A computed fold for a 72-nucleotide RNA from a Lachnospiraceae bacterium, annotated as transfer RNA. It matches the Rfam family "tRNA". Rfam classes the family as a transfer RNA. Rfam describes the family as follows. Transfer RNA (tRNA) molecules are approximately 80 nucleotides in length. The sequence is in RNAcentral, with records from ENA. Lineage of the source: Bacteria > Bacillati > Clostridia > Lachnospirales > Lachnospiraceae.

[in-house]
RNA sequence: GGAUACGUAGCUCAAUGGAAGAGCGCCCGGCUGUUAACCGGGAGGUUGUAGGUUCGAGCCCUACCGUUUCCG
Numbered sequence: 001g002g003a004u005a006c007g008u009a010g011c012u013c014a015a016u017g018g019a020a021g022a023g024c025g026c027c028c029g030g031c032u033g034u035u036a037a038c039c040g041g042g043a044g045g046u047u048g049u050a051g052g053u054u055c056g057a058g059c060c061c062u063a064c065c066g067u068u069u070c071c072g
C1' cells in the first nucleotide's frame, strides 16, 4: 500500500428499514443478626465521525478515523 470483518450503555453482546434492548456491573428498596446469594425497582445511549438515499436509517450508499485478520 491492497483486501476482509468489526465499531451500539461502564463491560460482553442483541436489534437484518418502522418508538434502541438483554446479561453482568452501578444506585435504591425488600429479605437476613451481618455480608454474600436471592427478589423488586431505577439511572445510564449524539448507535466511531461527516455527508447521502428514504415518508422513515443502528441497519442501505460514500469518504474519513480506529481495531482485528490476511496478502504484498
Base pairs, nucleotide, nucleotide: 001071002070003069005067006066007065010024011023012022013021018055026042027041028040029039030038048064049063050062051061052060